The RNA shown here (transfer RNA) has 72 nucleotides and comes from Coemansia sp. RSA 1591. Model confidence (mean pLDDT): 83 of 100. Rfam family: tRNA. By type it is a transfer RNA. The same sequence occurs in records of 22 taxa.

[in-house]
RNA sequence: GCCUCGUUAGCUCAGUGGUAGAGCAUGUGGCUUUUAACCACAGGGUCGUGGGUUCGACACCCACACGAGGCG
Numbered sequence: 001g002c003c004u005c006g007u008u009a010g011c012u013c014a015g016u017g018g019u020a021g022a023g024c025a026u027g028u029g030g031c032u033u034u035u036a037a038c039c040a041c042a043g044g045g046u047c048g049u050g051g052g053u054u055c056g057a058c059a060c061c062c063a064c065a066c067g068a069g070g071c072g
Base pairs, nucleotide, nucleotide: 001071002070003069004068005067006066007065010024011023012022013021018055026042027041028040029039030038048064049063050062051061052060
């Protein structure tokens, strides 16, 4: 220098154009003599950045940044 993959909640990850989700974690309540476990509920997101396409983009296109791998 070139190619491929990835970037979404505190963490690990779903989400193939139509209102952003799960598990774990955290908080509150229930249950229990208490803790843990279990059950219910809640909070938490500029979807890496900037443009483009579209009536509409987390998803498609371009550039850039960061991470992983490969080639030279």